[in-house]
RNA sequence: AGCAGUUAAGGGCAAACCUAUUGAAAAAUAGGGACGCAAAGUCACAGGUCUAAGGUUUUACAACUAGGAUGGCUGGACUGCCUGA
Numbered sequence: 001a002g003c004a005g006u007u008a009a010g011g012g013c014a015a016a017c018c019u020a021u022u023g024a025a026a027a028a029u030a031g032g033g034a035c036g037c038a039a040a041g042u043c044a045c046a047g048g049u050c051u052a053a054g055g056u057u058u059u060a061c062a063a064c065u066a067g068g069a070u071g072g073c074u075g076g077a078c079u080g081c082c083u084g085a
Base pairs, nucleotide, nucleotide: 003084004083005082012037013036017032018031019030020029021028022027035072041078042077043076045075046074047073048070049069050068054065055064056063057062
């Protein structure tokens, strides 16, 4: 350096839920809290999924639609601790 993540050591992150705030919503942020995670670190490029304010269609009900969201959905890219043969 590449590969691997079984054993340690030092640790790290933080699901659901609750509170507050933002948002049309999905959801996000902060605090509490731990289901779990060897990248559950960063990035919306590709796919998937969620939402539908606005837009389109409909007599109406409703339906469709991402410039929105999701990295703890998958792939990919970049970066990191320790150990191992």
A computed fold for an 85-nucleotide RNA from Salirhabdus euzebyi, annotated as c-di-GMP-I riboswitch aptamer. The coordinates come from a structure-prediction model, not an experiment, and the mean pLDDT is 86. The sequence was found by an Rfam model in a public genome assembly.